[in-house]
RNA sequence: AGAGUUUGAUCCUGGCUCAGAACGAACGCUGGCGGCGUGCUUUACACAUGCAAGUCUGACGAGAAACUCCCCUUCGGGGGGGAAGUAAAGUGGCGAACGGGUGAGUAACACGUGAGUAACCUGCCCUUGGGCUUGGGAUAACAUCCCGAAAGGGGCGCUAAUACCGAAUUAUAUCCGAGAAGCUGCGGCUUUUCGGAUCAAAGGGGGCCUCUUAACAAUGCUCCCGCCCAGGGAGGGGCUCGCGGCUCAUUAGCUUGUUGGUGAGGUAAUGGCUCACCAAGGCGAUGAUGGGUAGCCGGCCUGAGAGGGUGAUCGGCCACACUGGCACUGAGACACGGGCCAGACUCCUACGGGAGGCAGCAGUGGGGAAUCUUGCACAAUGGGCGAAAGCCUGAUGCAGCAACGCCGCGUGGGUGAUGAAGUUCUUCGGAGCGUAAAACCCUGUCAGGAGGGAAGAAACAGUGGGGGUCGAAUAGGCCUUCACCUUGACGGUACCUCCAGAGGAAGCCCCGGCUAACUCCGUGCCAGCAGCCGCGGUAAUACGGAGGGGGCAAGCGUUGUUCGGAAUCACUGGGCGUAAAGGGCGUGUAGGCGGUUUGGUUAGUCGGUCGUGUAAUCCCUCGGCUCAACCGAGGAACUGCGAUCGAUACUGCCAGACUAGAGUGCGGGAGAGGAGAGUGGAAUUCCCAGUGUAGCGGUGAAAUGCGUAGAUAUUGGGAGGAACACCAGUGGCGAAGGCGGCUCUCUGGACCGCAACUGACGCUGAUGCGCGAAAGCGUGGGGAGCAAACGGGAUUAGAUACCCCGGUAGUCCACGCCGUAAACGAUGGGCACUAGGUGUAGAGGGCAUCGACCCCUUCUGUGCCGCAGCUAACGCAUUAAGUGCCCCGCCUGGGAAGUACGUUCGCAAGAAUAAAACUCAAAGGAAUUGACGGGGGCCCGCACAAGCGGUGGAGCAUGUGGUUUAAUUCGAUGCAACGCGAAGAACCUUACCGGGGCUUGACAUGUAGGUGUUAGGGAGCCGAAAGGUGACCGACCCUUCGGGGAGCCUUCACAGGUGCUGCAUGGCUGUCGUCAGCUCGUGUCGUGAGAUGUUGGGUUAAGUCCCGCAACGAGCGCAACCCCUACCCUUAGUUGCCAACAGCAAGGCUGGGAACUCUAAGGGAACUGCCGGUGAUAAGCCGGAGGAAGGUGGGGAUGACGUCAAGUCCUCAUGGCCCUUACGUCCCGGGCUACACACGUGCUACAAUGGCAGGUACAAAGGGCCGCAAUACCGCGAGGUGGAGCUAAUCCCAAAAAGCCUGUCACAGUUCGGAUUGGAGUCUGCAACUCGACUUCAUGAAGUUGGAAUCGCUAGUAAUCGCGUAUCAGCAUGACGCGGUGAAUACGUUCCCGGGCCUUGUACACACCGCCCGUCACACCAUGAGAGUUGGAUGUACUAGAAGCCGCUGAGCUAACCCUUCGGGGAG
Repeated sequence: AGAGUUUGAUCCUGGCUCAGAACGAACGCUGGCGGCGUGCUUUACACAUGCAAGUCUGACGAGAAACUCCCCUUCGGGGGGGAAGUAAAGUGGCGAACGGGUGAGUAACACGUGAGUAACCUGCCCUUGGGCUUGGGAUAACAUCCCGAAAGGGGCGCUAAUACCGAAUUAUAUCCGAGAAGCUGCGGCUUUUCGGAUCAAAGGGGGCCUCUUAACAAUGCUCCCGCCCAGGGAGGGGCUCGCGGCUCAUUAGCUUGUUGGUGAGGUAAUGGCUCACCAAGGCGAUGAUGGGUAGCCGGCCUGAGAGGGUGAUCGGCCACACUGGCACUGAGACACGGGCCAGACUCCUACGGGAGGCAGCAGUGGGGAAUCUUGCACAAUGGGCGAAAGCCUGAUGCAGCAACGCCGCGUGGGUGAUGAAGUUCUUCGGAGCGUAAAACCCUGUCAGGAGGGAAGAAACAGUGGGGGUCGAAUAGGCCUUCACCUUGACGGUACCUCCAGAGGAAGCCCCGGCUAACUCCGUGCCAGCAGCCGCGGUAAUACGGAGGGGGCAAGCGUUGUUCGGAAUCACUGGGCGUAAAGGGCGUGUAGGCGGUUUGGUUAGUCGGUCGUGUAAUCCCUCGGCUCAACCGAGGAACUGCGAUCGAUACUGCCAGACUAGAGUGCGGGAGAGGAGAGUGGAAUUCCCAGUGUAGCGGUGAAAUGCGUAGAUAUUGGGAGGAACACCAGUGGCGAAGGCGGCUCUCUGGACCGCAACUGACGCUGAUGCGCGAAAGCGUGGGGAGCAAACGGGAUUAGAUACCCCGGUAGUCCACGCCGUAAACGAUGGGCACUAGGUGUAGAGGGCAUCGACCCCUUCUGUGCCGCAGCUAACGCAUUAAGUGCCCCGCCUGGGAAGUACGUUCGCAAGAAUAAAACUCAAAGGAAUUGACGGGGGCCCGCACAAGCGGUGGAGCAUGUGGUUUAAUUCGAUGCAACGCGAAGAACCUUACCGGGGCUUGACAUGUAGGUGUUAGGGAGCCGAAAGGUGACCGACCCUUCGGGGAGCCUUCACAGGUGCUGCAUGGCUGUCGUCAGCUCGUGUCGUGAGAUGUUGGGUUAAGUCCCGCAACGAGCGCAACCCCUACCCUUAGUUGCCAACAGCAAGGCUGGGAACUCUAAGGGAACUGCCGGUGAUAAGCCGGAGGAAGGUGGGGAUGACGUCAAGUCCUCAUGGCCCUUACGUCCCGGGCUACACACGUGCUACAAUGGCAGGUACAAAGGGCCGCAAUACCGCGAGGUGGAGCUAAUCCCAAAAAGCCUGUCACAGUUCGGAUUGGAGUCUGCAACUCGACUUCAUGAAGUUGGAAUCGCUAGUAAUCGCGUAUCAGCAUGACGCGGUGAAUACGUUCCCGGGCCUUGUACACACCGCCCGUCACACCAUGAGAGUUGGAUGUACUAGAAGCCGCUGAGCUAACCCUUCGGGGAG
């Protein structure tokens, strides 16, 4: 510090997710030791049991027992001493208001911080001064009686005090009266003088005889403790104020003790705290009131910081103590372990009545994902009481449980390679685990055993000594000091030593990317994983296991939460043209901001100093535990608040001045600016009348409609409403909406010129107010045209639409609502600054002229282009989206949703404001490359058109689907499968089926062993064959003579598989397409994907060529080079040829010839080369000449980058998987030839351009020795017999056929057509039954030119005619070739199909066979409605009203004090 994820790719926006740190955690797996911490976050739920607050006899009275000792005894017991003034209880004092717990409540002066109290209190403690005199009457305990189950209560009787009460004395206290000084916040406060009034007390203990007393001795003295009054202090508290810290405005108004005053009451004290009266205030957009949530802080976590989150443990404050209320006591409480009342709950009960409060420590139940022992000790620290000893203390110190956290340590170290075994992988060679182990040599932490063994303890008190002080004192007390004595829960713990022995001690997560770490097996969209993207459908580094590896380590992962990353709420530090986001526009309130200059002030601001900012924490330094965690000391810091001194630039405030901002004035012209009134012509429609006749109208085409009752058309007249052609213009005006004939009236604003006036008067603008298109609403008018709804006609599968005919609201006017819009420049307003160019509108200036112009120029408006700059890009660019300042509005992922609820507005429609649950991993912007478009432009192709011939109908052949079957083997499936693999299934082939056999195998290699010459041949027998058995015959090579090789048998390795996967592959092939394209290097442009080049203007069959151009070159394609063919030449002349010559049997047959044809080698020829035209003078195109051939002459071979997961594992090769007496192999038979059907490809036809019969002519290219076969003979024929010739320019296949000549048939199911069937044959072959071809005789089907649809072909082509070959024993309508005869048509590119280039749109990219919307059905999730039912909370009114406090009244009872006539009365 970033990363993943939207796309084919890119940039941006933007969300989601991850890596980090942390935790009072929990869960899963695992777990050796120690130290230090931490441990109910949930039910402030309910609690059994024990303990958590007592203490003092030196305040007081009373006062046991057990036990023991002594005495007496009637032996039953009694008395006394000790125990013991103890226990227990009571009166009284102090404490119980601390300590400990919890976080419910509380949004508040509760908390934090800083001030104030001149408005206050303070027990115990410290200190100062003074005092402690004198009386009195009660009461508990106790005894006794009574009530009650109990808790408890009552009557009567006795008694004490530091309990209670009276009196005395008293001031620096309080009050009243009269003065003085100082201070002040002007309210008052402090100090002080005089006089008056009021209020106190308690004793206890030790010692002594100096003083007092007659004496003991205490009433005396002395010391200590205590008590009373008053002052001061320390510490603690009460009250008040400034500032600070949550959320909702879908809470906007709240308030009657409310706000203030006067007086009174109350309090320690101010105050409406309370009351009476008076006034009518007080708070609030700087958020009152209300709702929700919450204890607050120091701190803690995170973060670079600013911030954000949090408020466990420790510390400070607050609040609470079963719930609510209340007071009492007290220095202090409205009191956790006190009281009263009410309520809920629990318990006891004799049913009458009582008791209780763990949010103290343990512990229990319950809740929950989850949080401990009913431990030890007061040894230390601290607290209460006490003079003290001491007692009490679940505060505290310790221990226990828990890996809950942090920190430390260990589980061993060294050497050790035949790199052991084992396991995993493997290309089978090996590699990995791996020095890892074993083995050898060591060490001894922790745990274990044994022994030793701390610190934490210093005191108090006591005893003894010294010093000091009070004292009459050598008594005693107090202070101080020295010595002695005493005290440890933890704990026999920490620590140390010794012993033994590597012995007892490693797991968890991860390994597709992010993110570090890879293979095998299993599984097969199953099981599962997953933080995001996403993995899994048979080769999963993503699931599960294994091996290996990575990370951390007594832990490791997961879950949850917080911060970070997130600049993703942006103060630091973001945005708003198109991504989310500018309010529809103006006006203007509060607020924010504000020109030049002088003086003052010092609020902001800046600096210094002082106070405070508790401690702890964080940070630094040092130190203590062996280190660390942890702990201690010192420092720094605590960014804050307050006070004070100083500075005065800037901002503010006050005062003065200025004119550049703003405004006023004067002079001008422009304008669809607004409102009202009037007025004009054109057009539509309607009405009347005339002319006139059959249609009009409307559409893609029609129909509905109108019209003979006279339309449309046309002429004249009239009515009425609405809108204003031309001018008219990216012209004008207005804030926006918006504004368009003309005239008048009223009226707003802007602009230009002048520079007289005011003197900052300005800008923006939350709320408010006003304006605000269209549609819509209300009332009343108006209504020509147009026209939602509606009616009809069409279209269509439908057509609630588009088109047509009608047509009502409405559109118009007046008044009133509505308040929205793509109200858009999708761009808020203002000011300033920052290159230009060119239009246009208004006004002005200059030059100039007779003048309008032209030209130059200023201001204002409105457009276009463009630099810098900005922008994600597109684009913006003085009219900014540039550079700055000021103010307002708005945004924070998509959907849900601008919806619901609430509120406001509205007559309504609806508008404004405006969520959440849930859900997704995106949704988006701009640009790029493709693809696509019933987008555009240009151009090709038998693509259409123009033609010729077919297919589709028939019969047959062949292939396929389907069906059938034991099997009908398999593959190919739009074009681009279907006469395809198959250039040829009777057996074989053959992969399929049935049956019969074999098991190292039909075939290959190796190993080991054996083998009589083993090999090989083989009669016979069984058998369908394969196979089995098997008489008999019977070899070979080398040799060192041992043997070896080959063969055979056996064994083990292995063979074998046309079994699966063409979606694991190679190779080969099809296809787009012989289409003209596909790319690269360098450069340039772009943030980038990419672009440029390859686009453009021409041209071509062509990215062919030319020109231009930020491109310049290059590669694969195109073309050419290759082959055949067309012409010529040369060479050559047999088997081919024969012009001239000769011969002849008349056949190039022979001699001969080398001319020609031909053959097959080599050359030539054609290049837009020449001419003309055209074109940019180019490339080229058009025409012509010459030429056998002319613009690629014709044909072939040749197939770019790639696409289709195209086809093929059954040609071959090959990974993986599968079978191994079978999925291998051999054999026989069957099947691949089936047949209701459907399709493709063909053949033959339907006939006279023909059939048949006879005669007759002319090819090319091939093949031939396991072959082609002539002449001849036989057969009607297929063919047979036979064999000349030929290894081929020699011989043969071989007859070419159509053609030509002649004859016949005469339009018919025929002399067309030949299917089918019967008979008889031929040939091949081991064998023609399933299942061959051919011949012949007979038979003579469908079919008379073929629906929708569809195919081929542009010239030697189509059509038509025959010939050959491969395969092959035989089998050809197929395939591949060959020649013969030999056409028609192309205007043209609108349309169909396919393709190329440019461009445009796109929400497509699996790319239009795309994407995508809604209903419905089913399932699931979330949330509603619902007859009702139930619980909780609450407003208002009313009824009843506990405890308690204050006041009033007062029956009854009554000790202290007063009075008294002693009966009583008063006070209390």
Description: Small-subunit ribosomal RNA from a metagenome, 1468 nucleotides, folded computationally. Its Rfam family is "Bacterial small subunit ribosomal RNA". Model confidence (mean pLDDT): 85 of 100.